[in-house]
Context: one part of a larger RNA
RNA sequence: GCCAGCGAGUUGCGCUACAUGGCAAGGUUAAGGGACAUCCGUUCCGGAGCCGAAGCGAAAGCGAGUCUUAAAAGGGCGAUUUAGUCGUGUGGCGCAGACACGAAACCAAGUGAUCUAUCCAUGACCAGGUUGAAGCAAGGGUAACACCUUGUGGAGGACCGAACCAGUUGCUGUUGAAAUAGCUUUGGAUGAGUUGUGGAUAGGGGUGAAAGGCCAAUCAAACUUGGAGAUAUCUUGUUCUCUUCGAAAUAACUUUUGGGUUAGCCUCGGACAAAGCUGUACAGGGGUAGAGCACUGAUUUCACGCGGGGGCCUACCGGCCUACCAAAGGAACUCAAACUCCGAAUACUGUAUAGUUGUCCGGGAGAUAGACAGUGUGGGAUAAGCUACAUUGUCAAAAGGGGAACAGCCCAGAUCGCCGAUUAAGGCCCCUAAUUCUAUGCUAAGUGAGUAAGGAAGUGGAGUUUCUAAAACAGUUGGGAUGUUGGCUUAGAGGCAGCCAUCAUUUAAAGAGUGCGUAACAGCUCACCAAUCGAGAGACUUUGCGCCGAUAAUACUCGGGACUUUGAAGCAUAGAGCCGAAAUCACGGGUUCAUACUUUUAGUAUGAGCGGUAGGAGAGCGUAGUAUGUGCACUGAAGGUAUACCGUGAGGAGUACUGGAGCGCAUACUAGUGAUGAUGCAUUGC
Numbered sequence: 001g002c003c004a005g006c007g008a009g010u011u012g013c014g015c016u017a018c019a020u021g022g023c024a025a026g027g028u029u030a031a032g033g034g035a036c037a038u039c040c041g042u043u044c045c046g047g048a049g050c051c052g053a054a055g056c057g058a059a060a061g062c063g064a065g066u067c068u069u070a071a072a073a074g075g076g077c078g079a080u081u082u083a084g085u086c087g088u089g090u091g092g093c094g095c096a097g098a099c100a101c102g103a104a105a106c107c108a109a110g111u112g113a114u115c116u117a118u119c120c121a122u123g124a125c126c127a128g129g130u131u132g133a134a135g136c137a138a139g140g141g142u143a144a145c146a147c148c149u150u151g152u153g154g155a156g157g158a159c160c161g162a163a164c165c166a167g168u169u170g171c172u173g174u175u176g177a178a179a180u181a182g183c184u185u186u187g188g189a190u191g192a193g194u195u196g197u198g199g200a201u202a203g204g205g206g207u208g209a210a211a212g213g214c215c216a217a218u219c220a221a222a223c224u225u226g227g228a229g230a231u232a233u234c235u236u237g238u239u240c241u242c243u244u245c246g247a248a249a250u251a252a253c254u255u256u257u258g259g260g261u262u263a264g265c266c267u268c269g270g271a272c273a274a275a276g277c278u279g280u281a282c283a284g285g286g287g288u289a290g291a292g293c294a295c296u297g298a299u300u301u302c303a304c305g306c307g308g309g310g311g312c313c314u315a316c317c318g319g320c321c322u323a324c325c326a327a328a329g330g331a332a333c334u335c336a337a338a339c340u341c342c343g344a345a346u347a348c349u350g351u352a353u354a355g356u357u358g359u360c361c362g363g364g365a366g367a368u369a370g371a372c373a374g375u376g377u378g379g380g381a382u383a384a385g386c387u388a389c390a391u392u393g394u395c396a397a398a399a400g401g402g403g404a405a406c407a408g409c410c411c412a413g414a415u416c417g418c419c420g421a422u423u424a425a426g427g428c429c430c431c432u433a434a435u436u437c438u439a440u441g442c443u444a445a446g447u448g449a450g451u452a453a454g455g456a457a458g459u460g461g462a463g464u465u466u467c468u469a470a471a472a473c474a475g476u477u478g479g480g481a482u483g484u485u486g487g488c489u490u491a492g493a494g495g496c497a498g499c500c501a502u503c504a505u506u507u508a509a510a511g512a513g514u515g516c517g518u519a520a521c522a523g524c525u526c527a528c529c530a531a532u533c534g535a536g537a538g539a540c541u542u543u544g545c546g547c548c549g550a551u552a553a554u555a556c557u558c559g560g561g562a563c564u565u566u567g568a569a570g571c572a573u574a575g576a577g578c579c580g581a582a583a584u585c586a587c588g589g590g591u592u593c594a595u596a597c598u599u600u601u602a603g604u605a606u607g608a609g610c611g612g613u614a615g616g617a618g619a620g621c622g623u624a625g626u627a628u629g630u631g632c633a634c635u636g637a638a639g640g641u642a643u644a645c646c647g648u649g650a651g652g653a654g655u656a657c658u659g660g661a662g663c664g665c666a667u668a669c670u671a672g673u674g675a676u677g678a679u680g681c682a683u684u685g686c
Stems, first nucleotide, its partner, number of pairs: 001686002004683001005681002011096013026051003032045005055062002065077004099237002102234001106227006117201009126191001128160003131156001135152006164188003170183003203219001205215003240620006250263005265366001266364007276356009290342001291340002296336003300332003307325002309322005370395010400411003415589003420585003426579003429561003435576001437575006448563001454548002458545010475532005481505003486500003511526001515524002590610009621674001623671010639658005645652002
């Protein structure tokens, strides 16, 4: 770990609702007693008591009324509407351990110092080697001490190092050889040393060279038993079947936020009965989206310029100027959740109509951690698979088809069966069911099949405009001059450093010069003109599809293969077919509810349903026993093994073998009544 066994809403009392039975304005006995049985018990007394039939008031009290009050007013609670009560069963609640198992802890009484901590009494032990204190002696030395040398001596929480005690490092061990060890290495080793035996201190207590250490493998309060089934807003588990309906993750309050109470949402019963909801039409109010600037504010420019700043003049009064700031009003531009001269769609309210169903009272809940997606918003960074709200959907509690895979996306809501049909989303070259379908275009990037600012004679469409057979655009050939080196500046400035001006002449045309160049000139070139050539050329706007921008480490990709220039398996538009689901239809069966009918308690027909977690309601199966009835069994009971039968299912038969003595069925009742789960429990087996 597996199999088998055991293992969790029970019982008593009370309250409440429903179902059912008795009696009924009444209902009912309790303790106790009599009779009969004596194994349970049955029956008859027993009216004490309890509930109900009348309420109101704090009460006295009054009473279909009463209380408040000065009140005959008003108001509160009642009556005018009469049903209760005693059993039984079931649901729920309360008090009890109260569905089961589970603490960390608290308290009481005891047991422990054979481990270990400290102490007391009395004993024991420490190989060997080293160092050489004081003191003493001799010699030297001193005025005398001091002091020096040599010897003697044998001190020390002295030194090295066994036994002994300890436990520093590393390795091994880690279901160990061992619930703390082995090897290696290390510290102490005459001392605050080690150790034997006996004794003392006990649990909020001891002992502690102090680590919260140790007090029998247990210590921030030992162990044993008891209070005790402590308590657990927590975790886990909670055992047979089918049918029907079916949630919530919100609000308020809460020492409350992972818990509760009430409401909302679910279910069951009853009552009232068409109120409710949806569509359509009509009638309403609004101040949101949008828009606007008429108000409140913000805001840019212009003109005007109240006032202020600055400068100047002035003895004062005052005056003048201003490339400064700038009010109000004016002309234009812009913005607003807390602005509005305006102003939708929805939503909301009401009426009518069509289709459908609702509200209240009472019993039982669960839930009060939600998730994502679309839309409108707040917070955040107009970040988050972020967070908060509103609204809708899905998931939660929903399977099926699509999306490669993929709770929350798209389609669609699975009663059961069927080797029938039609479709949805999405698809139709192969993997892979269905078109290598039709028509017209686009793309050349494998774009398709990830991305921005930005960039580009990619390419298709639409448009505006200029030039053009009086010859355009591009190319080629030639010209591109003169006054003049314009003036100024400058060392120089000659078209071409810079400043000013930018004329005139000859011309077919040629700038006081477009760029390169020189120290300055020179030189090359452009504008412009002519010739040659002979048909379109240039600029701009807008749009479709593409290109670059584009870096993650093995090729990891469009799901894959693979697909394009003649016709795509890419993109766009239009169209025709087909495939495609548990959707829909067809055929057959089951079941719930409603209605109708009937050979009226069970059928038939019609119609509407039948996904489902928490949860409500209903109907059943099986186990053990009891009562009554009725059966089976040595010609083989229960139990076991096997099995292709019956039932929607829990389950139930039959037969064969095994087994060897009891066991069914029907009805009613009772319950220690159903296990793959609780790191479940104890024991056996594997």

Large-subunit ribosomal RNA, domain II from a Dehalococcoidales bacterium, 686 nucleotides, folded computationally.
The RNAcentral record of the full RNA draws on ENA.
The coordinates come from a structure-prediction model, not an experiment, and the mean pLDDT is 83.
Lineage of the source: Bacteria > Bacillati > Chloroflexota > Dehalococcoidia > Dehalococcoidales.
Rfam family: Bacterial large subunit ribosomal RNA.